[in-house]
The prediction has a mean pLDDT of 85.
The part of an RNA shown here (small-subunit ribosomal RNA, central domain) has 350 nucleotides and comes from an uncultured bacterium.
It matches the Rfam family "Bacterial small subunit ribosomal RNA".
Context: one part of a larger RNA
This record gives sequence, structure tokens and C1' cells, in this order.
RNA sequence: UUGGGCGUAAAGCGCAUGUAGGCGGUUUUGUAAGUCUGAUGUGAAAUCCCUGGACUCAAUCCAGGAAGUGCAUUGGAUACUGCAAGACUAGAGUAUAAGAGAGGUGGACGGAAUUACUGGUGUAGAGGUGAAAUUCGUAGAUAUCAGUAGGAACAACAGAGGCGAAGGCGGUUCACUGGAUUAUAACUGACGCUGAGAUGCGAAAGUGUGGGGAGCAAACAGGAUUAGAUACCCUGGUAGUCCACACUGUAAACGAUGGAUACUAGAUGUCGAGAGUUCUUACCCUCUCGGUAUCGUAGCUAACGCGUUAAGUAUCCCGCCUGGGAAGUACGGUCGCAAGAUUAAAACUC
Repeated sequence: UUGGGCGUAAAGCGCAUGUAGGCGGUUUUGUAAGUCUGAUGUGAAAUCCCUGGACUCAAUCCAGGAAGUGCAUUGGAUACUGCAAGACUAGAGUAUAAGAGAGGUGGACGGAAUUACUGGUGUAGAGGUGAAAUUCGUAGAUAUCAGUAGGAACAACAGAGGCGAAGGCGGUUCACUGGAUUAUAACUGACGCUGAGAUGCGAAAGUGUGGGGAGCAAACAGGAUUAGAUACCCUGGUAGUCCACACUGUAAACGAUGGAUACUAGAUGUCGAGAGUUCUUACCCUCUCGGUAUCGUAGCUAACGCGUUAAGUAUCCCGCCUGGGAAGUACGGUCGCAAGAUUAAAACUC
């Protein structure tokens, strides 16, 4: 455990699919379970409340009445909810036609650059820094030209641009494939929303097995700096970074803002589609949908700010919070190869 809250004070699960449950559009008829109303029975006495009385009063006691929110039976009402049957199309979905997109998976290909190697030219330095040194170089480096190899990443285009549920996604091309949008209003006819458990996806780092390894680079080594320097700077350099398969399941997983629906001034950009205009039908302009941004009215807010993409006004469903520390810890459970993850206290203390 009422209540009040969750952008920044404690608090939105990282994200989705979906079971149970909760909630649910317009309309007709029936039913009468919820709901409303009447009657009957019951609801012990004492107590409480009201009236009257008895002890001189009071406390107290006695008598009567009322009340007893409840339960059962029964008669009625039918607006709302439920249930049953029927109808509808504004929610939802399907169909057809379009165009947009770094959405996903797999294959093939490409050029620039770094590095290494081979060969040519060529000679004494090159690197690097605040300055140096470690380092490389007369066994020919650096520079330059040609060739070869290999791995990783894809400059410009590139945009506050696009796509995706989130994580995320960027060379070109092919194949397979998911979603969204617009137009038509043809079809179905509430098929919807949310979602405890559950299931799946989930950056980086990390783990296992097998590959790969150019560059970069934890650890590590050396050189500097410094009082010291287990650092910042420099020279090297192994895991790793890459691929396949399997695990891990966490992030400031952020919009620090759960999802859905409806309503509530506008202005300006930009992306996608359409209609009108133009009729050389290209652009411009006007309008309608759907995204994405900036500013801003009312309103909200402790303020900052939010403001039709709400943090405004409302409804439905889920998650979470309840002083700081101890502590996201201990113990136990579950999961994991491990690292650890998840669930999650208390003593004590302020």
C1' cells in the first nucleotide's frame, strides 16, 4: 500500500511480439447478472443515539423508540455496463496502383590510401618532439618510379537528409526479403488498445572453437618528462579489433520523456506521395496526407523549459518511486564455460 508522483529532484523495463487479465466504435431487439427502487423476513441482549422515568443531582440504573450501511426471498424499472441475437462503417485489416529509402540476409566486383615484399634511380641521413632520446639506415634507409601480396575501411556526394521496434544502418551491383507512405474507397465488418508471466531481438567490451591479421592498439618493454611518473608525449608491441558458429544480455541502451486514442492558435524550413494550377504540362505557387526539425499562443512547470512529434486537456492498459548511507551490496534462488547478470534485504548509522 490511502494519496501523491516518474524530462533534470526518488521513479518509464534497452526494444519488440504476444498469453492470461483489464479496457473497448455506431445502432436495433431481447434478457435482467451488475445498477436503481418497493415489500417481507432476519439483523440476540448490552453498548451508541432519542424520549420518559428511578436513586435529592450526577455517574449509574430501568422502560420505550430509533438505528443497525448487511444478508436472504420476492415484486418492479431498463438509462448505463454485462450477456444473447441481428444490422452498420468513421476504428482495424485486405485488395489494386504508384513512387521513396545507409531497413535486413547472402553472393560478386571496384578504386584511393596504409603496410610488407621484389626490382630500378639515388646517397646520408630518416623518424619523432616543447626540446630530445629510444628506433630505422652504408648489409643502402628516408625520397622517388614500376610491379606483387594481403587485410580492413568505404573520401567527395553527405544534408538539423533518409530507413529501422530499439540496438543500429553509408563504395558499386545481383538475388532473396521485412516495414512504412500516398491514391482509389472495391472487399471484410470491431476482427481493436494495452499487456503480468513468457518468447525473441539487443552497441561496445568480454568468453569458447576454428580461421584471419594491413592499420590501430588494452597489457607489456624501452625512451623522455618529473621530486617521483606504475601517467599525459615518443619508439615498439600482444590480446583484441575482422570472418564463421556458439555464448554473454549489459550501456549516459538518452528525447535521461512507456504504449494507444481523441481534442486544443499559428509561423518557418526540409523529406516522401498526391490533387489543383501550368497545358511548352519542367519549375514556381496553392492545398491534402505522412515523416523530421526550429520558433511560438493558450495551458502546464519549482524553475529551466515543454508547447498538435506536449512536459497542455482527458480516457484506457502496463512498468516504476516512497529520506541519505550501508547497497544495486550480503544471503538464497535462477541463468552463465567464466567474467558476471538477474531477483534482492537487514543490522548499524546520519